Predicted 3D model of a 75-nucleotide RNA (transfer RNA) from a bacterium. Its Rfam family is "tRNA". Its family is annotated with triplet codon-amino acid adaptor activity in the Gene Ontology.

[in-house]
RNA sequence: UGCGGGGUGGAGCAGUGGUAGCUCGUGAGCCUCAUAACCUCAAGGUCGUUGGUUCGAGUCCAACCCCCGCAACCA
Numbered sequence: 001u002g003c004g005g006g007g008u009g010g011a012g013c014a015g016u017g018g019u020a021g022c023u024c025g026u027g028a029g030c031c032u033c034a035u036a037a038c039c040u041c042a043a044g045g046u047c048g049u050u051g052g053u054u055c056g057a058g059u060c061c062a063a064c065c066c067c068c069g070c071a072a073c074c075a
Base pairs, nucleotide, nucleotide: 001071002070003069004068005067006066007065010024011023012022013021018055026042027041028040029039048064049063050062051061052060
């Protein structure tokens, strides 16, 4: 430098144009002599950034940033 994959709650991941969700974790409640587990509820996201397309973008397009892999260059 080129190509490919990825960036979404604290963690791991879904979501192929029409209300952003699942599991774990966290908090509260229930249960228990008590703790854990089970069960119920809740909080927590400016979807990497900035623009564009569209009535409408996490999703499509462009540039850029970051991470991983491959290839190339190299004194």

The sequence is in RNAcentral, with records from ENA.